A computed fold for a 528-nucleotide part of an RNA from an uncultured prokaryote, annotated as small-subunit ribosomal RNA, 5' domain. Rfam family: Bacterial small subunit ribosomal RNA.
Context: one part of a larger RNA
RNA sequence: GGAUGAACGCUAGCGGCAGGCUUAACACAUGCAAGUCGAGGGGUAACAUUGUAGCUUGCUACAGAUGACGACCGGCGCACGGGUGCGUAACGCGUAUACAAUCUACCUUUUGCUGAGGGAUAGCCCAGAGAAAUUUGGAUUAAGACCUCAUGGUAUGUAUGAAUGGCAUCAUUUAUACAUUAAAGGUUACGGCAAAAGAUGAGUAUGCGUUCUAUUAGCUAGAUGGUGUGGUAACGGCACACCAUGGCAACGAUAGAUAGGGGCCCUGAGAGGGGGAUCAGCCACACUGGAACUGACACACGGUCCAGACUCCUACGGGAGGCAGCAGUGAGGAAUUUUGCGCAAUGGGGGAAACCCUGACGCAGCAACGCCGCGUGAGUGAUGAAGGCUUUAGGGUCGUAAAGCUCUGUCAAGUGGGAAGAACCUAUCCGGGAGUAAUAUGUCCGGGUAUUGACGGUACCACUGAAGGAAGCACCGGCUAACUCCGUGCCAGCAGCCGCGGUAAUACGGGGGGUGCAAGCGUUAUUC
Numbered sequence: 001g002g003a004u005g006a007a008c009g010c011u012a013g014c015g016g017c018a019g020g021c022u023u024a025a026c027a028c029a030u031g032c033a034a035g036u037c038g039a040g041g042g043g044u045a046a047c048a049u050u051g052u053a054g055c056u057u058g059c060u061a062c063a064g065a066u067g068a069c070g071a072c073c074g075g076c077g078c079a080c081g082g083g084u085g086c087g088u089a090a091c092g093c094g095u096a097u098a099c100a101a102u103c104u105a106c107c108u109u110u111u112g113c114u115g116a117g118g119g120a121u122a123g124c125c126c127a128g129a130g131a132a133a134u135u136u137g138g139a140u141u142a143a144g145a146c147c148u149c150a151u152g153g154u155a156u157g158u159a160u161g162a163a164u165g166g167c168a169u170c171a172u173u174u175a176u177a178c179a180u181u182a183a184a185g186g187u188u189a190c191g192g193c194a195a196a197a198g199a200u201g202a203g204u205a206u207g208c209g210u211u212c213u214a215u216u217a218g219c220u221a222g223a224u225g226g227u228g229u230g231g232u233a234a235c236g237g238c239a240c241a242c243c244a245u246g247g248c249a250a251c252g253a254u255a256g257a258u259a260g261g262g263g264c265c266c267u268g269a270g271a272g273g274g275g276g277a278u279c280a281g282c283c284a285c286a287c288u289g290g291a292a293c294u295g296a297c298a299c300a301c302g303g304u305c306c307a308g309a310c311u312c313c314u315a316c317g318g319g320a321g322g323c324a325g326c327a328g329u330g331a332g333g334a335a336u337u338u339u340g341c342g343c344a345a346u347g348g349g350g351g352a353a354a355c356c357c358u359g360a361c362g363c364a365g366c367a368a369c370g371c372c373g374c375g376u377g378a379g380u381g382a383u384g385a386a387g388g389c390u391u392u393a394g395g396g397u398c399g400u401a402a403a404g405c406u407c408u409g410u411c412a413a414g415u416g417g418g419a420a421g422a423a424c425c426u427a428u429c430c431g432g433g434a435g436u437a438a439u440a441u442g443u444c445c446g447g448g449u450a451u452u453g454a455c456g457g458u459a460c461c462a463c464u465g466a467a468g469g470a471a472g473c474a475c476c477g478g479c480u481a482a483c484u485c486c487g488u489g490c491c492a493g494c495a496g497c498c499g500c501g502g503u504a505a506u507a508c509g510g511g512g513g514g515u516g517c518a519a520g521c522g523u524u525a526u527u528c
Stems, first nucleotide, its partner, number of pairs: 001528004006524005013374005020366001021332001026330003030327003035076003040073002043069002047067003050063006083285003092210008102202002107198008115149004125138005155180011185190001211257003218248003223245008260282001263279001264275004287308005310321004338364001340363003346360001347358004377407004387398004411469001413464005421455001426450008472517005477498003483512005493500002
C1' cells in the first nucleotide's frame, strides 16, 4: 500500500447495486414453508344454485338433481426445491478413464397387445373402551385398489447347435425344445402392459493429486487370498461355511491433532503465500444413537419403529414434540435485519384444463456493512471590513474568505402526469389444414378482441420555489504532507518504532493556523 461477511469511537444529505449469526450442529413460544387430482371411486360434512313441501313471505324441512366438496379408498408428488458444515484425511473431493459387472419414474421415438372372471376393505351405519392421543367388535359397499385364469415375445431361465467378433472371464446374432411372468379402464380427451432405443439422473471400480506431528514404528484374524453358497440393480470378505497364511509399512503403515473438498476470492511483476462468506455444482448431516419399510430413486429435514437426553399435557393409567426451512424469541457474543407484500414474472408439484399449492422466487422494510455515482453552489467582489490569533506594536495571518452584486437549480420538499417488466393460459370471432360420405363436437396452425402487476402511483417526465435544508474526522518531532502561542513542570499525560515531559515542550492539554482524506474519517483484529 491492498483486502475484509468485520467490530468500536466521532460524524452523517441523497440515490443505484450487492452482501448481512464468522460465536452455542445451544434451547425454542407463535404463524407459515407440500400438496394436488371428482376427466379413478364410494359418496355428501360445509357452501351455493335449482326443485318440492310447510307456513310466520323470509325462514324451516327434504331431494346428490347441479356447481362444487370436509373426511375416506386410489394415483402422482413428498428422494426436488430450501438450510447447515457436526462428522469425514476418505475414491470424500478434483481430474482422467472404465462398466464384457449396473439401474433409471416422468419425457421422446418405434413395434405389438389391452380377453375373461373373483373375493375383500376404508368410508357410511350400529354397539363399545379411553381424560386425551387413539382404538375395538359387528353389518354393509365401490374403484384405474387387490387377486385368479387366458394370450404373449427381440423378456427371463435351462439344454443342444451354428455364425461373427473381441479385452482374459467372454460378447453379439441366430435356430430348436421346455418352463415362467402382463395389462384398466374411460364422457375416445386421455390412459394401461410387454419389448427395443434415446435422453436425463444415479451406482460401482481404477490411475494421479489432496494438512500437520516420528517427542506416534510397528499395524492387522474377515485380517490377505482361494473354493462354494447367499445377498445386491451390479462387481466384491459385501456376508457366511471350509481351506491356506497371508496383507500393509521409513516412497511413513498404525496412532494422534486439525479440517468439508474443488471452481473460485485476496495479495503479489511473477513464483508463491493466505482464505473457502455471497454465486453455481459435489459430499455429509437433520435433537443423539440404531434400524428397516414404502418406492424408479431414501435407509428419508417438516415419514415409521426402538433406545437415550430434554421440553410439554395428564383424570397418573398414559400420551405429544424436534426451526442446521422463512420470519421471530431467549442465551452466547465485539457483532449480524421484518413474527412484511405477492404468486404479477421465472421455476417447481398435481391436474385434460380452468386452477390450486409454492417463506423457492420476485419485491418491499432495517442498519453508511461494502462498492459506485451525485450534492452541500457558481461568477464577481480590497475600505484587504469587523472579529480571532500573533507581533520586533510598524505589521502579519485567517482572506476573495465574508458581506455586497449577478446567476444556476442537481438532490431534498411540494403539485400534476405516469411506465417497461405481460408472454402465456382461457373465452369469443374470423381464415386455413387434417379428419368425416357430409355437417357438428373435438383437434392443429395463423390473425383480431377481451382478461392478468406484488413492487407502485414506484422509476421516469414536467412545473413551483429557493442559496435556501445538507461537513466532518484524523493528524502536524523524525519515519511522514503539515508551526506557532498559552497552560503544565519526569506531574498530568503521549507513544506504531526511535522516544517526548524535571520552567522558554513544533512530541502532554487548549487556542489560532496548516496538512490529508471526505459522507465519511480514524482505531482495533486478520491476511498478502